Predicted 3D model of a 90-nucleotide RNA (c-di-GMP-I-GGC riboswitch aptamer) from an Anaerolineae bacterium.
It matches the Rfam family "c-di-GMP-I-GGC riboswitch aptamer". Rfam links the family to the GO term cyclic-di-GMP binding.
[in-house]
RNA sequence: ACUCGAAACGGCAAACCUGUCGAAAGGCAGGGACGCAAAGCUAUGGGUCUAAAGGCAAAAAAUUUGCCAAUGACUGCCAGGCCGCCGAAA
Numbered sequence: 001a002c003u004c005g006a007a008a009c010g011g012c013a014a015a016c017c018u019g020u021c022g023a024a025a026g027g028c029a030g031g032g033a034c035g036c037a038a039a040g041c042u043a044u045g046g047g048u049c050u051a052a053a054g055g056c057a058a059a060a061a062a063u064u065u066g067c068c069a070a071u072g073a074c075u076g077c078c079a080g081g082c083c084g085c086c087g088a089a090a
Stems, first nucleotide, its partner, number of pairs: 003090001004087002011036002016031006034076001040082003044079003047074003054068006
């Protein structure tokens, strides 16, 4: 130094609740801790979720319903990329 992951200083914060933004998925803030050694950053590949706009179909019409489908979302699903605290054992 790298692999690695005992301890410690610290860090983050699932479910759920409240407020708020959003069509939704979900985001943000506060509370709260199931967990996490990258649960730091990044939607690049796969995956998952949503379906406003759009397309298709049905119903006379306004319109409604169903299906398709990211330009939406998730990094606490798996990989990839970038960066990084500590130092027992091996």